[in-house]
Bacterial RNase P class A from Paenibacillus swuensis, 405 nucleotides, folded computationally. RNAcentral holds the sequence, with entries from ENA and Rfam. Its mean pLDDT, the model's own confidence on a scale to 100, is 76. Its Rfam family is "Bacterial RNase P class A". The family's RNA type in Rfam is ribozyme.

Order: sequence, then C1' cells, then structure tokens
RNA sequence: GAAGUUUGACAGACAAUCGCCGGCGAUUCUUACGAAACGCGGGAGGAAAGUCCGGGCUCCACAGGGCAGGGUGCUGGAUAACGUCCAGUCAACGCGAGUUGAAGGAUAGUGCCACAGAAAUGGACCGCCGAUGGCGCGCAAGCGCACAGGCAAGGGUGGAACCGUGGUGUAAGAGACCACGAGGGUUUAUGGUGACAUAUUCCCUGGUAAACCCCACUUGGAGCAAGACCUAAUGGAACGCAGCAAGCUCGACUUGCAGCCUUAGCCCGAGGCGCGUUCGGGUUGGUCGCUUGAGCAGGGCAGCAAUGUCCGGCCUAGAUAGAUGAUUGUCACUUUACGGGUGGGAGGCUUGUUACCGUUAACACCACCGGAAGUACAGAACCCGGCUUAAGGCAAACUUCUCGU
Repeated sequence: GAAGUUUGACAGACAAUCGCCGGCGAUUCUUACGAAACGCGGGAGGAAAGUCCGGGCUCCACAGGGCAGGGUGCUGGAUAACGUCCAGUCAACGCGAGUUGAAGGAUAGUGCCACAGAAAUGGACCGCCGAUGGCGCGCAAGCGCACAGGCAAGGGUGGAACCGUGGUGUAAGAGACCACGAGGGUUUAUGGUGACAUAUUCCCUGGUAAACCCCACUUGGAGCAAGACCUAAUGGAACGCAGCAAGCUCGACUUGCAGCCUUAGCCCGAGGCGCGUUCGGGUUGGUCGCUUGAGCAGGGCAGCAAUGUCCGGCCUAGAUAGAUGAUUGUCACUUUACGGGUGGGAGGCUUGUUACCGUUAACACCACCGGAAGUACAGAACCCGGCUUAAGGCAAACUUCUCGU
C1' cells in the first nucleotide's frame, strides 16, 4: 500500500429571528368549564421502519386431568420471556482473521428416491459359470451345447448399485471367511457439569424426518380502535304541570302568538322545541389509560462473557389527523469539473513498471488562503427486550498478500 475479518462509538455544531406541541408560573377575561397574550424550561431514532418473535398491561374465557392442534429441538448459562443473547461442542465453508448451521431419532414403524438404467433394499441388459441335472457326440476318459439353474466379481446407467482394498475360497462368485481400513451403534476406562473427546470390546453397514411419524419440552383468545369514567342537543320510559286565541274528529289533536334552546356576549335574522323532575341505554365530544420505567448516565463488586448486584446522582417528547419546522450567519468535516490568489517546486502520478503530465515567462505536483458542492437512511403514536430490512462516514484490533529499507 491492496484485499478482507471482527468490534465499538457517532449520526454535523453553535447563535439569532420567525413559527408549532406539551409542562410550570403569574396576569387578564369568563358564573363556571376554560380561553388569550407574557415569562421560564422541554420537544424523535439507531433503526422511531417491517409488524416477524417474546414480555408487561387490559378485557374475555378458565375446577382438575387427558386427547387433538400449534410451537421449539446440540450442551451449559443469561433473562420478565423468547425462535434472542453469551460461552462451548460438532459439522460445513474459507490460505487465514473468522463465518454459517433447517444440529433430537433412519437400530420404533410406514412411505419416497426424478431422468438414465435390467434393477433404487431388492435386481440378471451385456457378461462369467454351468460343479449338479438335461441334451448331443464318444467304447471310455472326456468333449461340446447353454435348456434348467448358479453368480453382484467385471462392463454400462446413475448423485447413490448395498462399505473399501488385498487375499482365502469356488464351476463361477459373494463379508461366505481372513487381514487392514471407513462409517454408525453398544460395553468399559479416562478427561469434562455437559454436548463431546481419546482409547477399548462386541455388533452392524444406501439416502431421505425442508415426508408421515416417534421422543422431549412448551402452548388459552383478542388487542391501547385494549379498557375505565363523565357527557350536550335529539330520541325512549315514568310521574307531575301547562299562558292567550282560533279550529275540529272535543283528544293537550292542530295552527298562530307568547315562552325556551342553539348559532361563543348583545340586536336582527335563521333553525329547533309543549314545560319540569327522575330513570336507563347508545351517539357525539371530552378526561383517564399516557409515559417513573425489566428507565438513563457514572463508579465499585461478582462473572471468560451475556448479565447480575450495590452506591450516590438524574427525570429526558406525549401529539390525536397527528407538534418537533423554516430562514440567515459563523464554524467543523469531505470532495475539487475553479484555466482563482500566495508560496514552494524538479520531479509527479502509481504498491510498482510501461504509458501519461511536467522541468524556470511557467496552467506537473505540494502546502496555505479563497470559491463551489456535499454532510446518508430516515419521522415517535401504550411501553419494553429482540430479529430483519434501509443507510453514511470514523476509530481500534486482527488476517492474507505485495513493495521499499
């Protein structure tokens, strides 16, 4: 210097002005609820996102036990809980730092194994044999045929042909037997909490549980539009009351006036209504739920770690169609397509070579100053713990390679 791996922190800063949403204070207005303006202080994230898991909280259901259904699946630990995290084991991948794991059981049972191939745990296509039986020839010994039949050694197909290599054996062959080895299980011993590892004894030999299934553990449902409370006009029920005039079907039935309610206070206008009290339900609107919590940052202790615990400190959005913004200035960082300015300058660019640019009037290049552009992804909605996805630069440690000394 190049290419990587892992981990961590950050998420432009400050000020002014104009706004927006909560909180507190005091003032004014209002019968009151409350409203207005003023002051002080607060106002998004690492993912606020996807809504995929887990929990808190709320309502509904629920004696107890079992079945079915769902979920999880190496070991130990962490936790409120998890499909998450930490530390390990084993396997796969990578030269490596490391990464990934859909990691129980195929020796419980059933099923499946495309295409090719004769055959996919049961098989004879080519091939080998034909000892035995059969047929033919021969006096006979025997020879021939390949009919019965035997053979999984060789060829061929395939991801895979019944564990591999060598030997014994045989008519030819075969774990049929033997030696050595591969894999799986079992016994024993040692180490480890354990997964497991090493050695050993005996038995076995295709794969697939991302097929049914078996085993172990686990598991109610819906969700803050959960849910609780208050509530206007109108409408329902009960009881009581009802001004003036007119009409009729003589009923508080209809119409008009008066009266009452809404339209933020008053008048006009418009709309609605018999009046009062009580009861119960919903609509609308409002309040609570709502942010003090598995909280935040610091230090100590325990632990390899995840994490736990102790100490003193802090309070840090709560909107409801949804506030958290805009403008200007200064600074920070990054990049130069600026024939910008000043200075340096014989070399520069590149890991390195060629190439290319440049070598004194200097537009190579470097430093400083100025200018310009840029500073990602993204926006809380009950709250937490995770996962996944989106996305910017920075730092540290480590790995591999290259060049120079």